[in-house]
A computed fold for a 73-nucleotide RNA from Mayamaea pseudoterrestris, annotated as transfer RNA. The sequence is in RNAcentral, with records from ENA. The source organism's lineage runs through Eukaryota, Bacillariophyta, Bacillariophycidae, Sellaphoraceae and Mayamaea.
RNA sequence: GGGAGCUUAGCUCAGUUGGUAGAGCGUCCGCUUCGCAUGCGGAAGGUCUAGGGUUCGAUUCCCUAAGUUUCCA
Numbered sequence: 001g002g003g004a005g006c007u008u009a010g011c012u013c014a015g016u017u018g019g020u021a022g023a024g025c026g027u028c029c030g031c032u033u034c035g036c037a038u039g040c041g042g043a044a045g046g047u048c049u050a051g052g053g054u055u056c057g058a059u060u061c062c063c064u065a066a067g068u069u070u071c072c073a
Stems, first nucleotide, its partner, number of pairs: 001072007010025004019056001027043005049065005
């Protein structure tokens, strides 16, 4: 320098004909216990990397940029 993949909750990751976003772990609260752990129930937590475009509507499609991983040279 060229090609490809990835970026979504604190962490690891889902999310396909475009329709107002989820799980596990973690955190907090409650129940259970003499107490703790386990178990059960509930809650909080997201401008979906940034900007622009298309669209009635974009995490999803298109363009650009950034970060990161990887391949080639």